RNAcentral holds the sequence, with entries from ENA. This is a predicted structure of a 357-nucleotide RNA (Bacterial RNase P class A) from a Bryobacteraceae bacterium. The coordinates come from a structure-prediction model, not an experiment, and the mean pLDDT is 76. NCBI's taxonomy places the organism under Bacteria, Pseudomonadati, Acidobacteriota, Terriglobia, Bryobacteraceae.

RNA sequence: CCUGCCGGAUGGGCAGUCGCCCCGGUUCGCCGGGGAGGAAAGUCCGGUCUCCACAGGGCAGCGUGCCGGCUAACGGCCGGGGGGCGCGGUUUAAGCCGCGUUUACGGCAAGUGCCACAGAAAAUAUACCGCCCCGAAAGGGGUAAGGGUGAAAAGGUGCGGUAAGAGCGCACCGCGUCCGGAGUAAUUCGGAUGGCAGGGUAAACCCCACGCGGAGCAAGACCAAAUAGGGGAGAAGGAGUGGCCCGCUCCGUUAAACUCCCGGGUAGGUCGCUGGAGCCGGGCAGCGAUGUCCGGCCUAGAGGAAUGACUGCCGCCCGCAAGGGUACAGGAACCGGCUUAUAGUCCGGCAGGCCAG
Numbered sequence: 001c002c003u004g005c006c007g008g009a010u011g012g013g014c015a016g017u018c019g020c021c022c023c024g025g026u027u028c029g030c031c032g033g034g035g036a037g038g039a040a041a042g043u044c045c046g047g048u049c050u051c052c053a054c055a056g057g058g059c060a061g062c063g064u065g066c067c068g069g070c071u072a073a074c075g076g077c078c079g080g081g082g083g084g085c086g087c088g089g090u091u092u093a094a095g096c097c098g099c100g101u102u103u104a105c106g107g108c109a110a111g112u113g114c115c116a117c118a119g120a121a122a123a124u125a126u127a128c129c130g131c132c133c134c135g136a137a138a139g140g141g142g143u144a145a146g147g148g149u150g151a152a153a154a155g156g157u158g159c160g161g162u163a164a165g166a167g168c169g170c171a172c173c174g175c176g177u178c179c180g181g182a183g184u185a186a187u188u189c190g191g192a193u194g195g196c197a198g199g200g201u202a203a204a205c206c207c208c209a210c211g212c213g214g215a216g217c218a219a220g221a222c223c224a225a226a227u228a229g230g231g232g233a234g235a236a237g238g239a240g241u242g243g244c245c246c247g248c249u250c251c252g253u254u255a256a257a258c259u260c261c262c263g264g265g266u267a268g269g270u271c272g273c274u275g276g277a278g279c280c281g282g283g284c285a286g287c288g289a290u291g292u293c294c295g296g297c298c299u300a301g302a303g304g305a306a307u308g309a310c311u312g313c314c315g316c317c318c319g320c321a322a323g324g325g326u327a328c329a330g331g332a333a334c335c336g337g338c339u340u341a342u343a344g345u346c347c348g349g350c351a352g353g354c355c356a357g
């Protein structure tokens, strides 16, 4: 210098014309102002708000899971502890120390289940090769150092010891129990003691601790036509239908119709609806997440859904030029997180290549 990967930031600018949605003004001609994002996405987690349900306790179910803190809350974030991995240091090793990185990190020394293949043996331990002893051999006995199998094999390193070996003995490390110190705690340090419990797996059942009612703005609230139902009241009488044997007249009954009132629902309209755990700048407290104070600002609110189209100049990319392209992606009640997508540019880290000293 180039390329790739990872993390973070940013994610086109200025102007004109015609439109669209909302707000304000209006002399009704128009005028003025505002109009997507860092993820508006996935709808995974938590809340605000609204309605429904609800004595208390338990079972079942679901979720979370080292400790402390932050927060309205969280499975989020910050800090710390332990473990894994890598690098460096310490005279080698076990180990110890430092730095970086990563981590769903309660419990298999409660119970049950599972552990393919290989292997002697996969969990009451066992003995294939090997080693040692006896024996002429066949074979018998001892052993678990070494080899082999496997993802995993009854502690590790060293010295002693032994026929060969072995916590068989010892030192250090590891583990269990007890005591003491430090720390809010996770945890850690020191001492004593036991040669020593013990394979793995709980994103297997399960056990322990804690938490959890349901539905979601098409939530829900208010106003309220026409038409058709429901309930109630009504005066004068007229007209029509059916029955009392037929026609006519009269009378009685039933239903509908008429007028008014009440109530529910629908269409439609209004609210919810955007001033909020708000944004920007600064100070203070804190390692930090975050909190608090001061100053300034108002920044879509429509509703089946507007934010568009064209033009000029500039930026960036491809191209000799003409010209073409400019990522991921679009609010739907609102807020805090997580996850995923993202051209180009900038910053940081890592890896590889080339050149020069």
Stems, first nucleotide, its partner, number of pairs: 001353010012314007020035006037328001041339002044337005049216004061212005066080005081105001082103009106207002111205002113201003128147002130143005155173006174196001175194008220271004230262005278297008315326004
It is recorded under the gene name rnpB. It matches the Rfam family "Bacterial RNase P class A". Rfam links the family to the GO terms dimeric ribonuclease P complex, tRNA processing and ribonuclease P activity.